Description: A computed fold for a 64-nucleotide RNA from an Actinomycetes bacterium, annotated as Fluoride riboswitch aptamer (crcB RNA motif).

RNA sequence: UGACCGCACGGCGAUGGGGUCCGCCUGGACCGCCCGACAGCGGGCUGAUGACCCCUACCCCGAG
Numbered sequence: 001u002g003a004c005c006g007c008a009c010g011g012c013g014a015u016g017g018g019g020u021c022c023g024c025c026u027g028g029a030c031c032g033c034c035c036g037a038c039a040g041c042g043g044g045c046u047g048a049u050g051a052c053c054c055c056u057a058c059c060c061c062g063a064g
Stems, first nucleotide, its partner, number of pairs: 010025004016055006032045005
C1' cells in the first nucleotide's frame, strides 16, 4: 500500500410521517410493471407498507 474477513456506527427496501418486526448494503444496498419501436421515443397499469398497525394525502361507493 492492496486484498480478504470480523465488529461498530450508519444507510437502503418504486411518492409522506410515527411505532414494531423482517431483509439487504460497506461505497453499495435502492431507483415498479406491460406493449410497440429497438436501445431514441411513444402508449398503458397498480400501490403512499419490505410486512403489520396508525396518521396525512389521493381514489371509489353509500348516507346526512
Source information: It was read from a public genome assembly, where an Rfam model found it.